[in-house]
Context: one part of a larger RNA
């Protein structure tokens, strides 16, 4: 020099960071992943309009009320999404991570661009409804309906095999063409419509991009040798199956291989990396915060769903703990964000807001986001500000020390004249918000017009933070300085008390009657809203 620091004294103020290093220990409570009715029957609230009864003022009010249209909400089927964002570092010495490379062994939802079509059928079910189990999760049985759920055909082009040919390479191969077998679609939804259609979007298929992933390889990075041998799917082959792919990855047979003193194997300790510390560097040390990657999710194991998981707020099993229970049988998983207990030398609110930026959904309005953005707390750290500023000797009182003359604190202070950063009190008040949203004009491409779509304009709304930052104005010097050190190292001395005691101390070492080394005053010195200690690193 530095710290995610922590004690010990002290503590005005802003701005930006940062903030459980230990127990990958247990968790009360709330919140953290939803949305769409422009996919689909339903149920329910309003509303209208044709009826109906009554009262009677003969057009009014009350009430009922199949069925028909509208708006709106939604439990349930259905779609996307929950694999992202967030967390944490326990495993892991490994292609995990850094780096170059390879994949002629591979996948790829939503995106974009190109071509193609969107045909004909069909059978359920869930909600509802009746009934009935159970304490409760949660169910069983009959019966009704949909749909872009779900099942079969029919067509294209594409895979996949086989065979015939032509081209090219890096061996297995790649690619183009013909011919045989097996696999697609929601006729869906909104919206205009002069009912001919038209727009929009959606959902299939191929090719091809972007993105994202997976496999393999070379090369880097750790500590023991008081760990010397180590392996049986071991090591190779040949057939099968598997998996998007290659591959003992899995299994039948075959051979007898393979690693290793250039450190195998073991056993220790450890997420790895951009960067961070510190050094003229070369190098040592670290891996909070921010960004990349990887792993894990109460411990273990396991598949399913799906483009994409072997999946924190998903399933099953098994375990350990906890919780409810009517003893029959259930529930649960903060290493998201706040909180709580416990561990500890230590580490923050059970806030606001979705206004921004992003993200899922959705045509959209929108809705949801504890991600973010704020704002609390904490001297935890930088950095910047303040606690006045001039002038003023009778060198004042008072401290100390004195050789008693004086010296010093000290222009210090008072007084005297200023200023108003900060502060208080009052007014005014942002950007951060517009390429998003609402209305409306215009004008373009297509188009017979219309909806839509695009571009420009013009008006309206839209801030959690926060009546905050910033700005005026008005008042008072008024509300704001410690800690640590003073024998040398090492800037800074002097009296008194103590007397090898009491204590100091980093290291050499003081203290045993004159201690600049202990206490304490006074004065000096350093930093200064900090200041010292301890702790770790170079």
């Nucleotide at each position: 020099g530095a710290u995610g620091a922590a004690c010990g004294c002290u503590g005005g103020c802003g701005g930006c960071a940062u903030g459980c290093c230990u127990a990958a220990u247990a968790c009360a409570u709330g919140c953290a992943a939803g949305u769409c009715g422009a996919a689909c029957g339903g149920a329910g609230u309003c509303u209208u309009u044709a009826g109906g009864a009554a009262g009677c003022u003969u057009g009014c009010u009350u009430c009922c009320a199949a069925a028909g249209a509208g708006a709106c909400u939604u439990a349930g089927u259905g779609g996307c999404g929950a694999a992202c964002g967030g967390g944490u570092g326990a495993g892991u010495a490994a292609c995990a991570c850094g780096u170059a490379g390879g994949u002629a062994a591979c996948c790829u939802g939503c995106c974009c661009a190109u071509g193609u079509g969107c045909c004909c059928g069909g059978g359920a079910u869930a909600a509802c409804u009746g009934c009935u189990g159970g304490a409760a999760a949660c169910g069983g049985u009959a019966g009704c309906u949909a749909a872009a759920a779900c099942c079969g055909g029919a067509u294209a082009g594409g895979u996949a095999u086989g065979a015939g040919g032509g081209a090219g390479g890096c061996a297995u191969c790649u690619u183009c063409c013909u011919c045989a077998u097996a696999u697609u679609a929601a006729a869906g939804c909104a919206c205009c419509u002069u009912c001919g259609g038209g727009u929009g979007u959606g959902a299939a298929c191929a090719u091809g991009g972007a993105u994202g992933g997976a496999c393999c390889u070379g090369c880097g990075g750790c500590g023991c040798a008081u760990u010397a041998g180590c392996u049986g799917g071991u090591u190779g082959g040949u057939g099968a199956g598997g998996u998007a792919a290659c591959g003992g990855c899995c299994c039948a047979c075959c051979a007898a291989g393979g690693c290793g003193a250039u450190g195998a194997u073991g056993c220790g300790u450890a997420g790895c990396c951009g960067a961070c510390c510190u050094g003229a560097g070369a190098g040592g040390g670290u891996g909070a915060a921010c960004g990349g990657c990887c792993a894990c999710a109460u411990u273990g194991g396991g598949a399913c769903u799906g483009a994409g998981a072997c999946a924190c707020g998903g399933c099953c099993c098994a375990a350990a703990c906890u919780c409810c229970u009517a003893c029959g049988g259930g529930a649960g998983g903060c290493a998201g964000c706040a909180g709580u207990a416990g561990g500890g030398a230590a580490u923050u609110u059970u806030c606001g807001u979705c206004a921004a930026u992003g993200g899922g959904g959705g045509g959209a309005a929108c809705c949801c986001u504890g991600a973010a953005c704020g704002a609390g707390c904490a001297a935890u750290g930088c950095c910047g500000c303040g606690u006045g500023u001039g002038u003023g000797a009778a060198g004042a009182a008072g401290g100390u020390c004195u050789u008693c003359g004086g010296a010093u604190c000290g222009u210090a202070a008072a007084g005297c004249a200023c200023u108003g950063u900060u502060g208080u009190a009052a007014g005014u008040g942002a950007a951060g918000a517009a390429u998003g949203c609402c209305a409306u004009a215009u004008a373009g491409a297509g188009g017979a017009a219309a909806u839509g779509c695009u571009a420009u304009g013009u008006g309206g709304g839209u801030g959690a933070c926060g009546g905050u930052a910033g700005c005026u104005u008005a008042c008072c010097a008024g509300a704001a300085a410690g800690c640590c050190a003073c024998g040398g190292c090492u800037a800074a001395c002097u009296a008194c008390g103590u007397g090898c005691c009491a204590g100091c101390a980093g290291c050499c070492g003081c203290g045993g009657u004159a201690a600049u080394a202990c206490g304490u005053a006074g004065g000096u010195g350093g930093c200064a809203a900090g200041c010292g200690u301890u702790a770790u690193c170079c």